[in-house]
Large-subunit ribosomal RNA, domain II from a Candidatus Staskawiczbacteria bacterium, 712 nucleotides, folded computationally.

Context: one part of a larger RNA
RNA sequence: GCCAACGAGUUUGACUACACAGUUGCCUAAGCCCUUACGGGGUGGAGGCGCAGCGAAAGCGAGUGUUAAUAGCGCGAACUAUAAUUGUGUGUUCAAGACCCGAAGCGUGACGAGCUUACCAUGAGCAGGAUGAACUCCGACGAAGGUCGGAGGGAGGUCCGAACCCGUGAGUCGUGCAAUCCUCUGGGAUGACUUGUGGUAAGGAGUGAAAAGCUAAUCGAGUUACGUAAUAGCUGGUUCUUCCCGAAACAGCUUUAGGGCUGGCGUCUGAUAGGUAGUGUGUGGGGGUAGAGCACUAAAUCGAAUUCCUUGCCGCAAGGCAGGACUUCGAAUUAAACUCCGAAUACCAUACACGUAAGUCAGGCAGUUAGACCGUGGGGGCUAAGCUCCAUGGUCAAAAGAGUAACAGCUCAGAUCAUCGUCUAAGGUCCCUAAAUGAUACUAAGUGUUAUGAAGGAGGUGUUUUGCCCUCGACAGGCAGGAAGUUAGCUUAGAGGUAGCUAUCUUUUAAAGAGUGUGUAACAACUCACUGUCCAAACUGGAUCGUUCGCGGUCCGGAGGGGUAAGAUGCGCCAAAGAUUCCCGGGGCUAAAGUAUCAUACCGAAGACAUGGACUCCCGACGUUUACGUCGGGAUUGGUAGGGAAGCGUUCUUUGCGCAGCGAAGGCGGCGGGUGACCAAAGCUGGAGUGCAAAGAAGUGAGAAUGUUGGC
Repeated sequence: GCCAACGAGUUUGACUACACAGUUGCCUAAGCCCUUACGGGGUGGAGGCGCAGCGAAAGCGAGUGUUAAUAGCGCGAACUAUAAUUGUGUGUUCAAGACCCGAAGCGUGACGAGCUUACCAUGAGCAGGAUGAACUCCGACGAAGGUCGGAGGGAGGUCCGAACCCGUGAGUCGUGCAAUCCUCUGGGAUGACUUGUGGUAAGGAGUGAAAAGCUAAUCGAGUUACGUAAUAGCUGGUUCUUCCCGAAACAGCUUUAGGGCUGGCGUCUGAUAGGUAGUGUGUGGGGGUAGAGCACUAAAUCGAAUUCCUUGCCGCAAGGCAGGACUUCGAAUUAAACUCCGAAUACCAUACACGUAAGUCAGGCAGUUAGACCGUGGGGGCUAAGCUCCAUGGUCAAAAGAGUAACAGCUCAGAUCAUCGUCUAAGGUCCCUAAAUGAUACUAAGUGUUAUGAAGGAGGUGUUUUGCCCUCGACAGGCAGGAAGUUAGCUUAGAGGUAGCUAUCUUUUAAAGAGUGUGUAACAACUCACUGUCCAAACUGGAUCGUUCGCGGUCCGGAGGGGUAAGAUGCGCCAAAGAUUCCCGGGGCUAAAGUAUCAUACCGAAGACAUGGACUCCCGACGUUUACGUCGGGAUUGGUAGGGAAGCGUUCUUUGCGCAGCGAAGGCGGCGGGUGACCAAAGCUGGAGUGCAAAGAAGUGAGAAUGUUGGC
């Protein structure tokens, strides 16, 4: 891990609601008597509920209490409704282990110091080497105290290092050799040393050179039995079927926040039902939001004016310049806690219309009180978050189906069952892949086919508007010129068109600035403006003249054309960097299979329709013993928590009817039946019991509980 078996709302007492049954006031309890004795019958009215209430009570009584008091008021009676009681069953609740399993813990009594800690008694052990204290003796020197030297001596929680004790670092091991070992390395090794044997001390207690260490692989309170089924607002699990309805994740309070109680929302029963709930239209209301505004409050900008200033600077002063504050005027602003104004919605009331139960009341039973995302209006945050907190609507939750590549919360749409029937929604129609290789434009970037990409840049390209120039030659390009007064004046070391300041004239010209840039120390040099020339842009109808019969000129008209500048707009380009190759689903796609616009077809769902069947409810008809059955019509039938209804199966009991060695149960099998739980014929096996009907009683249904036991 799998399989099999076992495995969880039970029982007693009490309250209460409903259903059924007995009695009319209802019922007996203990005890006693009888009996065919796990039982049954009788007796027993003690007592309980009811029959009258009110008051704290005395008490009074259809009334009573309050009060001085009727008065008033409270609770009753009367009225209406039949009601009371006992038993059985079912639902909930309370007390009990109370649906089952699960703590860490708490208490009481015992058992433990053969492990380990400390101590007591009595024994044992420590190779070898090193150092060389006290002390003793001898010698030398000294006046002496004493000093020096030698020999002996053998002290020490001394040194090195085996046994022995320990366990520093690393490795190994880590389903080990081992529930702490092994290897190398390391510390102590005559001592506060190590060790044998015997003994003493224990559970809030011992022992502890103190780590809350150790007290038998157990220690911030040992082990064991019992109290004990401790308690668990916590986690897990909780076993057959079908049918009807169907939530909540909110409010208030809570030592409360992952728990409760009451209300809200669900369900069932009974009652009521005034066109009730709801919707639409009309009418009548209050409001201070969106917006707007500046009339108040507050903020904020500019200008003008008035008044004031112990304001700053200059000035001897007069005064000037700058500034501040108040008030007024003009202009133009801002506001959740501003309002002279002021919607749309929403809400309340009412009339009419639609509306057949959605409404209301009483009672039984609940569950829910962790919500999620999306759109909209807002607060917090960074107008961050798959963020957080409100309001409002939707979906999910508790909803399958289609679309979105995949994807609870997005779009479409709500699955009773069957059909190789039809039509559509969202979304799609080149292939994967069902259905259009439709039309007209644009895009050349694989842009795009995907939701999102900025400021800024750019002779990409399409459409469009306006101005100006043009065969008297535009625009671009080639060739040539681009001058003189003059190096303008000032400044400056210099300033010569070209650092800077001022002015910006005159002349010659076809044209040429007191100069558009590059450049120089300053000049120079190059270049531009400006001018000439070369080249060259589209024509055509009619009339007329000339003509070399090719054509050319003039006039009137048509159509425009070339160029340049400034805009508007469509689609593109750069800007554009992320971690595997990748975010077109892929193939692939370029007069698209992209983008924009337009049109008609088609595809496309469990939607709608068609045909047939079933459940539930309502209405009608018929049969009817009410309940019930049949027929017709209409509506309904997704569903978690949860409420309600009807059933299937298992074991046993009672009664009745059956089956069985001519083969019971069980096993295999499965013709068939039932919406389903399930029932079940034939046949084979098996070898002794067992079924059906009506009632009754439960150790009554297994896939999950790191479930228990067994097997593999």

NCBI's taxonomy places the organism under Bacteria, Bacteria candidate phyla, Candidatus Staskawicziibacteriota. Rfam family: Bacterial large subunit ribosomal RNA. Its mean pLDDT, the model's own confidence on a scale to 100, is 81.